[in-house]
Molecule: RNase P RNA; transfer RNA
Organism: Chloroflexota bacterium
RNA sequence: GCUGUCGGCCAGAUGGUCGCGAGCGAUUGUUUGGCGCUCGAGGAAAGUCCGGGCUCCAUAGGGCACACUGCCAGGUAACGCCUGGGCGGGGCGAGAGUCCCGACGGAAAGUGCAACAGAGAGCAGACCGCCGAUGGUCCGGUACGUUGGACACAGGCAAGGGUGAAACGGUGAGGUAAGAGCUCACCGCGCGAGCGGUAACGGUCGCGGCACGGCAAACCCCAGUGGGAGCAAGGCCAAAUAGGCAGCGAGGGACGGCCCGUCCCGACAAAAACGCUGCGGGUAGGCUGCUCGAGGGCGUGGGUGACCACGUUCCCAGAGGAAUGACCGUCACGAGGUAAUACUCGACAGAACCCGGCUUACAGGCCGGCAGCAUCC
RNA sequence: UGGGGUGUCGCCAAGUGGAUCAAGGCACGGGACUUUGACUCCCGCAUUCGGAGGUUCGAAUCCUCCCACCCCAG
Repeated sequence: GCUGUCGGCCAGAUGGUCGCGAGCGAUUGUUUGGCGCUCGAGGAAAGUCCGGGCUCCAUAGGGCACACUGCCAGGUAACGCCUGGGCGGGGCGAGAGUCCCGACGGAAAGUGCAACAGAGAGCAGACCGCCGAUGGUCCGGUACGUUGGACACAGGCAAGGGUGAAACGGUGAGGUAAGAGCUCACCGCGCGAGCGGUAACGGUCGCGGCACGGCAAACCCCAGUGGGAGCAAGGCCAAAUAGGCAGCGAGGGACGGCCCGUCCCGACAAAAACGCUGCGGGUAGGCUGCUCGAGGGCGUGGGUGACCACGUUCCCAGAGGAAUGACCGUCACGAGGUAAUACUCGACAGAACCCGGCUUACAGGCCGGCAGCAUCC
Repeated sequence: UGGGGUGUCGCCAAGUGGAUCAAGGCACGGGACUUUGACUCCCGCAUUCGGAGGUUCGAAUCCUCCCACCCCAG
């Protein structure tokens, strides 16, 4: 330097013109409008998959059920997240080691599952095979005590072959008729003691002859966590109409501009109905919750690290679902294109109560760890 | 914006760990019957279950992440 992989950061810069949204100011009798100043998307604002804040409802305490989490320790408001460590797997390396990945509690508590194939699929089994020591049958030798051979009949075995995803510890040696943890060594597994480590776990020593195969993203067991709903939460103000509650109202009509007056109709009271007034609930609608926060930048200190503490500094969208842009100049990067200029193109995407994570999408650029290759000193 | 659900052949659908070939009906294609058509009968018809990973010996089915569609709350 290139390539691969893992991790972190950025998401073009600057000037001008025009425009959009919000707040403030001035102007105006008020509103609209225009003017001035300030601010105005992201690393994912996305999926809504986890966790919290906040709000309302429920709630003596405990248990069951249900859901989720799952090596250990730490970080954190909390987490299924992050950091460090352990163990397992993979890459490189002679090794020490280093980098990457891991839904990583329990299968000697119980229940269950394993098609087909295969002899046998859970404390199993003998198809091919090996043997046939022992017993049997046959042939032969004999000093009559026995002995040699054949058969593969009884029987023994599980080394090898074969089936399967998986076949009841592995390798080697001894042993045997052939074999077999039958015996031994090493490895694996289990049990115990002691040492190191906060722990997960790791060494060491001794014992056990294997009893204890797989699946818990099958039921389950163990340990732990979880009350429910969500800003359309919740709070405040509150129209019309209808309905609720309370109170009040006995007269109405004709003549007439009105009062007095005259005439007609009705009336015990109460209730109903009607009218008026008031109250309360709720709807439309409006306001609020609402953005100063587990906040950002810088510095110092602690810690391997996640992170924490202190100091200093900054205010940075709060809307209707709708705003957050366009054009021009200069510079920079990349891609296409050209003989060279010119020229063209610029990822994914877009807040709506807020925050911490995870996941998914993403042009290009920068930095770092590890591995490989090439070159130089 | 928040909450909930569903995806299996062209259409309707069964299957929710157990392997065979992922049932069945409609539709479609071919054949038989018929002079022809319909009816009827026979045969065929799933790049493997919305996509991608994982768990398992084995996945439509279990787990994780995406995609599409539908419903509810003013």